[in-house]
Order: sequence, then structure tokens, then C1' cells
RNA sequence: UUUCGGGGCGAGGUGCAAUUCCUCACCGGUGGUACAGUCCACGACCUGUCGCAAGACAGCUGAUUUGGUGCAAUUCCAAAACCGACGGUUACAGUCCGGAUGAAAGAAA
Repeated sequence: UUUCGGGGCGAGGUGCAAUUCCUCACCGGUGGUACAGUCCACGACCUGUCGCAAGACAGCUGAUUUGGUGCAAUUCCAAAACCGACGGUUACAGUCCGGAUGAAAGAAA
């Protein structure tokens, strides 16, 4: 410098109205480490201060247990749990629409 760099509502129910509620279903960024959404670290989102702006700095930041194998695993296997920014919406959203054909942790060449 170039390229890459986030997935997921299917079925049924209620209702004037719901992919937003209820039951079941489905999804899991980056680096580290015995292979991780839940460990450690980071990014994104969000908030504040400064700045004409670009941006800089600071802050905030969810959730796991039990058993088994093994030298070693909250990472594998078995089982049962749990978590998910902001704005929008005919009705409350991890899964729809939007900022975003964006940005970043980073990865490759």
C1' cells in the first nucleotide's frame, strides 16, 4: 500500500395490529490459551471532555455450571443453563429496518 474483516425468526398461539409478546426454533467479531458467545485481553456500540472540523483523550461495556477423558480443557465430550449496544416500528426486537456500500480489533498478500 492492497484485499479481506458478524451470524441468526422457520412453525404454532393471542391480538385490530407482533419476524418485537408467549411456546418451540435459530445465531455467536478479533487475539491468547488444549479447539471458548460465557476465562484473560481487545474491538464495535454508547457516554463525557476538548476541537471549526478531521479527530484526540477519558469512561462505560452482557452471560456457566455439573459430570467425564486427559500431563494439560470454565475451550474437547455429555447434560443442563445463561447473555446479547443505540435509533425506528400499527405492539415490547440478539434475529426486521436504519446509521452501515461505514468503522474497528485484527487477518492475508
Molecule: FMN riboswitch aptamer (RFN element)
Organism: uncultured Eubacterium sp.